Overview:
The prediction has a mean pLDDT of 81. This is a predicted structure of a 73-nucleotide RNA (transfer RNA) from a bacterium. Its Rfam family is "tRNA".
RNA sequence: CGGCCUGUAGCUCAAUGGUUAGAGCAGUUGGCUUAUAUCCAACCGGUUGUGGGUUCGAGUCCCACCGGGCCGA
Numbered sequence: 001c002g003g004c005c006u007g008u009a010g011c012u013c014a015a016u017g018g019u020u021a022g023a024g025c026a027g028u029u030g031g032c033u034u035a036u037a038u039c040c041a042a043c044c045g046g047u048u049g050u051g052g053g054u055u056c057g058a059g060u061c062c063c064a065c066c067g068g069g070c071c072g073a
Stems, first nucleotide, its partner, number of pairs: 001072007010025004018056001027043005049065005
């Protein structure tokens, strides 16, 4: 320098272009227990990397940039 893949909650990951972006773990509170753990319930947690574009509508499609990974030179 070129090509490919990737970026969504604190972490690991879902989400056909269309309902309020969800799940597990973590965290908080309550229940249960003599107590702790397990278990159960509720809650909390998101400018979907940044900026543009296409569209009635973008996490999803397109472009540029930024970060990470792989390959080639």